[in-house]
A computed fold for a 328-nucleotide part of an RNA from Chimaphila japonica, annotated as large-subunit ribosomal RNA, domain IV. RNAcentral holds the full RNA, with entries from ENA and SILVA. It is recorded under the gene name rrn23. Its mean pLDDT, the model's own confidence on a scale to 100, is 88. Lineage of the source: Eukaryota > Viridiplantae > Ericales > Ericaceae > Chimaphila.
Context: one part of a larger RNA
């Protein structure tokens, strides 16, 4: 010097990104216990008092006695206030992340009538399910409370069938090649006329779904404006004009896990506060089941403040054990 511990005057978070670490609290009995609340809770809230041994009557009460100290060692909650997120218990990155992520009851949409839909398999077959719509599959949301606005133009899905388009296939017809066979040239291996069959080309017309088309549908994918003017101080604009759109963001919330400018401005807390809390609204770029806004309880969650407590610190010091180092 390093590690693991013990103690430390005065101060008590001045340390630090941050009370990280340590200290403190602690069992049992009694008293007492707020806001809020889903009336269960919050709650061991908080905050106080008691605690050994002996004797007497003994539910209980009274008396005595020892120590600094009686849950005498071990064991054994620190607490309070505010905010964000997630309702909760649970689950997760085996070996750097336990969370605000996943799940969850609950909500809603959609598919499926059973040889179900869906899934695996080429198939047989299997799961679903020895289930049957109070069931099963899929998507989104995520307790509960109050709610969930406008747009169907585009995309998707559902419904419709009049018209347009439209494949294979069929097919009236038309056309090319080949050409059995027959006939003519008195015969012919030659020439010509006709010509069944076979092989092709084109093809009017018939021809389903789909697409076009007509409607519907947002807890389907998604989207939810601009400019100019106007009130008897000023400022602002309930109001007006105009352009565009399928429709121009409603309630609620808002410098937010979202705010660039920004340490916005005002208020609170501090002697001093880029964090925090309450407001304002100029929302760069919140917003309603990729849910919006609240919410008791809960959380090894994140964040701000306070009490208690302390070697975290001012600022060090002393001690114990182990290691290192030196000598042997």
């Nucleotide at each position: 010097c390093u590690c693991u511990c013990u103690c430390u005057a005065a101060g008590g978070a001045a340390c630090u990104c941050g009370g990280c670490a340590a200290a403190a609290u602690a069992g049992c009995c009694c008293c007492g216990u707020a806001a809020c609340u889903u009336c269960g809770g919050g709650a061991g809230a908080a905050g106080g008092g008691g605690u050994g041994c002996c004797c007497c009557c003994u539910a209980g009460g009274g008396g005595g006695u020892c120590g600094c100290a009686g849950u005498g060692a071990c064991c054994a909650g620190g607490c309070c206030c505010g905010g964000g997120c997630g309702a909760c218990u649970g689950u997760u990155u085996a070996c750097c992340a336990a969370a605000a992520a996943c799940a969850c009851a609950g909500g809603u949409c959609u598919c499926c009538g059973c040889a179900a839909a869906g899934u695996c398999g080429u198939a047989a077959g299997a799961c679903c399910a020895u289930g049957u719509a109070c069931g099963g599959g899929g998507g989104c949301u995520g307790a509960u409370g109050c709610c969930u606005g406008c747009c169907c133009a585009g995309u998707g899905c559902c419904g419709g069938a009049a018209g347009g388009u439209c494949a294979a296939g069929g097919a009236a017809g038309u056309u090319g090649g080949u050409g059995a066979c027959c006939c003519u040239g008195a015969u012919g291996c030659c020439a010509g006329u006709g010509g069944a069959g076979c092989c092709g080309g084109c093809g009017a017309c018939c021809g389903a779904a789909g697409c076009c088309c007509c409607g519907g549908u947002g807890a389907a994918c998604g989207g939810c404006g601009g400019c100019c003017g106007u009130a008897a101080c000023u400022a602002u604009a309930a109001c007006g004009g105009u352009c565009c759109u399928a429709a121009g963001g409603u309630a609620g919330c808002g410098a937010a896990a979202u705010u660039c400018c920004u340490u916005g401005u005002c208020g609170g807390g501090u002697a001093a506060g880029u964090u925090c809390c309450g407001a304002c609204c100029u929302g760069c770029a919140c917003a309603a089941a990729a849910g919006g806004c609240g919410u008791a309880a809960c959380g090894a969650u994140c964040u701000g403040g306070g009490c208690a407590c302390u070697g975290u610190c001012u600022c060090g010091g002393a001690g114990a054990g182990a290691g290192g180092c030196u000598c042997g």
Its Rfam family is "Bacterial large subunit ribosomal RNA".